[in-house]
Molecule: THF (Tetrahydrofolate) riboswitch aptamer
Organism: Convivina intestini
RNA sequence: UGAGGGGUAGAUACCUGUGCGUUAAGUGCAGUGGAAACGGAAUGUGGGCCACUGACGAAACAAUUAUGUGCGAUGCAGGUAUCGCAUUCACCA
Numbered sequence: 001u002g003a004g005g006g007g008u009a010g011a012u013a014c015c016u017g018u019g020c021g022u023u024a025a026g027u028g029c030a031g032u033g034g035a036a037a038c039g040g041a042a043u044g045u046g047g048g049c050c051a052c053u054g055a056c057g058a059a060a061c062a063a064u065u066a067u068g069u070g071c072g073a074u075g076c077a078g079g080u081a082u083c084g085c086a087u088u089c090a091c092c093a
Stems, first nucleotide, its partner, number of pairs: 004092002010083010020072003029054006038046001040089005060069003
């Protein structure tokens, strides 16, 4: 010097625990606004997060009245598997 490799945020599926709703919130969709962070570094991309608005919209059943079994693109926490940075520099070899 050249070829090679690892690593983020996060995404998807499943499992466990614990809640919420079933008097419909939440999820998903569209729009508007906002904040901070995200391979070791810089720039950038992309995804994610929060608030508000709009449209759409559902699975209840049993019961000894204690509750239980379900249901919801349901919240949070944990786990497993798979996937997971563009350029330059750094790192490994």